[in-house]
Context: one part of a larger RNA
RNA sequence: GAUUGAACGCUGGCGGCAUGCUUAACACAUGCAAGUCGAACGGUAACAGGCAGAAGCUUGCUUUUGCGCUGACGAGUGGCGGACGGGAGAGUAACGCGUAGGAAUUUGCCCAGUAGUGGGGGACAACAUGGGGAAACGCAUGCUAAUACCGCAUACGAAGCAGGGGAUCUUCGGACCUCGCGCUAUUAGAUGAGCCUGCGUUGGAUUAGCUAGUUGGUGAGGUAAUGGCUCACCAAGGCGACGAUCCGUAGCUGGUCUGAGAGGACGAUCAGCCACACUGGGACUGAGACACGGCCCAGACUCCUACGGGAGGCAGCAGUGGGGAAUAUUGGACAAUGGGCGAAAGCCUGAUCCAGCAAUGCCGCGUGUGUGAAGAAGGCCUGAGGGUUGUAAAGCACUUUCAGUAGGGAAGAAAGGUCCGUUACCUACAGAAGAAGCUCCGGCUAACUCCGUGCCAGCAGCCGCGGUAAUACGGAGGGAGCGAGCGUUAAUC
Numbered sequence: 001g002a003u004u005g006a007a008c009g010c011u012g013g014c015g016g017c018a019u020g021c022u023u024a025a026c027a028c029a030u031g032c033a034a035g036u037c038g039a040a041c042g043g044u045a046a047c048a049g050g051c052a053g054a055a056g057c058u059u060g061c062u063u064u065u066g067c068g069c070u071g072a073c074g075a076g077u078g079g080c081g082g083a084c085g086g087g088a089g090a091g092u093a094a095c096g097c098g099u100a101g102g103a104a105u106u107u108g109c110c111c112a113g114u115a116g117u118g119g120g121g122g123a124c125a126a127c128a129u130g131g132g133g134a135a136a137c138g139c140a141u142g143c144u145a146a147u148a149c150c151g152c153a154u155a156c157g158a159a160g161c162a163g164g165g166g167a168u169c170u171u172c173g174g175a176c177c178u179c180g181c182g183c184u185a186u187u188a189g190a191u192g193a194g195c196c197u198g199c200g201u202u203g204g205a206u207u208a209g210c211u212a213g214u215u216g217g218u219g220a221g222g223u224a225a226u227g228g229c230u231c232a233c234c235a236a237g238g239c240g241a242c243g244a245u246c247c248g249u250a251g252c253u254g255g256u257c258u259g260a261g262a263g264g265a266c267g268a269u270c271a272g273c274c275a276c277a278c279u280g281g282g283a284c285u286g287a288g289a290c291a292c293g294g295c296c297c298a299g300a301c302u303c304c305u306a307c308g309g310g311a312g313g314c315a316g317c318a319g320u321g322g323g324g325a326a327u328a329u330u331g332g333a334c335a336a337u338g339g340g341c342g343a344a345a346g347c348c349u350g351a352u353c354c355a356g357c358a359a360u361g362c363c364g365c366g367u368g369u370g371u372g373a374a375g376a377a378g379g380c381c382u383g384a385g386g387g388u389u390g391u392a393a394a395g396c397a398c399u400u401u402c403a404g405u406a407g408g409g410a411a412g413a414a415a416g417g418u419c420c421g422u423u424a425c426c427u428a429c430a431g432a433a434g435a436a437g438c439u440c441c442g443g444c445u446a447a448c449u450c451c452g453u454g455c456c457a458g459c460a461g462c463c464g465c466g467g468u469a470a471u472a473c474g475g476a477g478g479g480a481g482c483g484a485g486c487g488u489u490a491a492u493c
Base pairs, nucleotide, nucleotide: 001493002492003491004490006489007488008487009486010485013365014364015363016362017361018360019358020357021323026321027320028319030318031317032316035080036079037078040077041076043073044072047071048070049069050067051066052065053064054063055062056061057060087276089274096201097200098199099198100197101196102195105193106192110189112187113186114185115184116183117182118152120150121149127142128141129140130139132137160181161180163178164177165176168175169174202248203247204246209239210238211237214236215235216234217233218232219231220230221229251273252272253271254270255266256265257264258263278299279298280297281296282295301312302311303310304309329355331354332353333352337351338349339348340347341346368398369397370396371395378389379388380387381386402434404429405428406427407426408425412420437482438481439480440479441478442463443462444461448477449476450475451474452473458465459464
């Protein structure tokens, strides 16, 4: 000098764009953050309509009962999605990451092709009844549907649903035809994922030896797949001063900062990969997890309890306590982009888009412009003549950016379309009106005098100032630098 996710001190007008717990992966009250599909299903708890009945009367309304008949729909069965998106960096020195390759694999939804989609059966929820428990919840009996489940055939493997319809058949339900969405098998693709290898990837030798499934083979098991991945048997190997093992530290990268570069330091925000989800372990389901808001076990902690037993997991968004020098709102909307489900309408979405707070940073703008010498007053200095503050002020003449008030008012959004939005932007109005500080002035280093103090009080980045004339301490006047900031501290080059 440059830089920062900064903090502190003094000061502080506006806007745009970014950024905002670096510490305790500490503990968490409360709300929200993953649902959706009635065009898979039996149904009808709520709402609305219709139909039928009853009552009241004001004679076309009110109340009420029944019917899933319709729009819809709580709970339930079933499907898809909860493996994405979001968070944090504890662990990890590793094929974890980066880069370049490889062969023994898989891939729901999507795209393209081929071939099919026949005929049966038995249950279980919901529901009803009974009884258990404080609760969480659970038991018994009975009924029932399906794209749920199980056989048979094709072929190891299949499921139907909605819309429309002329003739024909009809038990008036439909059959049948057609179209759309599904379902099954298979081929190929795309995308995603798993696996293997070369090279690169921090410090310590005051860590020198390490290793028994260890190293290799044969056979078997296991996996989607290779392989000591696992097991039986056999052999005795394998790694290491080109640093094994052990200890410490650490997520890695694209990149960021600095530097002429080489290099050095770092890895916030954004993007890719990895690993984690109270701590440890485990599997289930599934195309995909050994699963943040799923399950089981153990542990610590918190809460409820009728003491028998139960419930929980913010490293999601806000927010609270705590720690700390230090880091924001318990906000709005699904309008846009994207995601899940759905045929669609749509629903959900603390992803996202916005708004709020903070000079935390970068950038831009403003705090007026011109004129004005009696060089006013006041301050300070003085050699007492004057000098300086200083065209500075006042005065005079103008302007109105920004802010303010009033009116208009978008794009973002395909026909329509509610956040932002009292928006941006445009017009008008008033009035210099509402808007300047901070640090420094001995040398380095731009900027000097007076007073006070008297090795005291104090200053200080280094050299060093201060013991009676201090340009170095404190104040004042003046000056220098930067400017909505300026200094200090910390850190990197």
Predicted 3D model of a 493-nucleotide part of an RNA (small-subunit ribosomal RNA, 5' domain) from an uncultured prokaryote. RNAcentral holds the full RNA, with entries from ENA. Rfam family: Bacterial small subunit ribosomal RNA. Gene Ontology terms of the family: ribosome and structural constituent of ribosome.